Notes:
SAM riboswitch aptamer (S box leader) from a marine sediment metagenome, 107 nucleotides, folded computationally. RNAcentral holds the sequence, with entries from MGnify.
[in-house]
RNA sequence: UUAUCGAGAGUGGUGGAGGGAAAGGCCCUGCGAAGCCACAGCAACCGGUUCAUACCUUAUGAACGUCAGGUGCUAAUUCCUGCCCUGCUUUAAGCGGGGAGAGAUGA
Numbered sequence: 001u002u003a004u005c006g007a008g009a010g011u012g013g014u015g016g017a018g019g020g021a022a023a024g025g026c027c028c029u030g031c032g033a034a035g036c037c038a039c040a041g042c043a044a045c046c047g048g049u050u051c052a053u054a055c056c057u058u059a060u061g062a063a064c065g066u067c068a069g070g071u072g073c074u075a076a077u078u079c080c081u082g083c084c085c086u087g088c089u090u091u092a093a094g095c096g097g098g099g100a101g102a103g104a105u106g107a
Stems, first nucleotide, its partner, number of pairs: 001107005010039005018028003023081003040074003044071003047067001048064007078102001083099006
């Protein structure tokens, strides 16, 4: 810089009090948090394989995970909100839609 983020997938050991990015909420947690290890699982991006076309030693498109190789992930929509615009309702509160920003992962 760019693509995606409403889907999916956990047990054991160790460890001992934190964790969910940050703020505010709201949650998880001594019926055992984070971290580390083992095994298991999920699934897309990259890669791989096959086919087609162009036509060259590459490019584009399609299919395949009965190809799990690299990376990633396995509470809650990225857990929710904030900033801008906007619909319903309206004293207020509340319920929605679109966008931005931030963040995560891949290339």
Of the family's consensus pairs, 91% are formed in the model.